[in-house]
RNA sequence: GGCCUCGUAGCUCAAUGGAUAGAGCAGCGCACUCCUAACGCGCCGAUAUAGGUUCGAUUCCUGUCGAGGUCA
Numbered sequence: 001g002g003c004c005u006c007g008u009a010g011c012u013c014a015a016u017g018g019a020u021a022g023a024g025c026a027g028c029g030c031a032c033u034c035c036u037a038a039c040g041c042g043c044c045g046a047u048a049u050a051g052g053u054u055c056g057a058u059u060c061c062u063g064u065c066g067a068g069g070u071c072a
Base pairs, nucleotide, nucleotide: 001071002070003069004068005067006066007065010025011024012023013022018055027043028042029041030040048064049063050062051061052060
């Protein structure tokens, strides 16, 4: 340098054109308990970035950035 795959919450993953982007763990609050833990309820929190296509983009296309793999 060429090609391929990937980038979503603090972490691990869903969502493949249309619902308020969903779940588990973590964090915070409440309730329970003599106390703690566990269990229960609730809250917080995310689409790498810039454009394009579309009535509508996490999804499709292009560039950039980053990670991994492969060829030379």
The RNA shown here (transfer RNA) has 72 nucleotides and comes from a Candidatus Doudnabacteria bacterium. Taxonomically the source falls in Candidatus Doudnaibacteriota (Bacteria, Bacteria candidate phyla). Rfam family: tRNA. Rfam classes the family as a transfer RNA. It was read from a public genome assembly.